RNA sequence: UCCGAUAAAAGCAAACUUGUAGCAAUGCAAGGGCGCAAAGCAACGAAUCCCACGUGGAUGGUCGUGCUACCGAAG
Numbered sequence: 001u002c003c004g005a006u007a008a009a010a011g012c013a014a015a016c017u018u019g020u021a022g023c024a025a026u027g028c029a030a031g032g033g034c035g036c037a038a039a040g041c042a043a044c045g046a047a048u049c050c051c052a053c054g055u056g057g058a059u060g061g062u063c064g065u066g067c068u069a070c071c072g073a074a075g
Stems, first nucleotide, its partner, number of pairs: 002075001003072002011036002016031006034061001040067003044064003047059004
C1' cells in the first nucleotide's frame, strides 16, 4: 500500500412520524433505525427523477471518477 476480522473504539442514518422551505423532484431540524468500511466531500461522466421547459433544478444511501479520513487481525 492493497485488504477488511464473529476485533476494539468512534461515526453516519433508510422506511416511517412531526415541524419547516420548495410548483415539484427533494432539502433542513427533531424522533426513529433499515442498513453502511468511505452511507465523508465534490454534480466532472453516466443514470434516474422534477418543473415554471430555460443557458433550469434534484439525488453522493444509483454507478464511475477525483480528493480526503478512523482502527489494524489474517493474507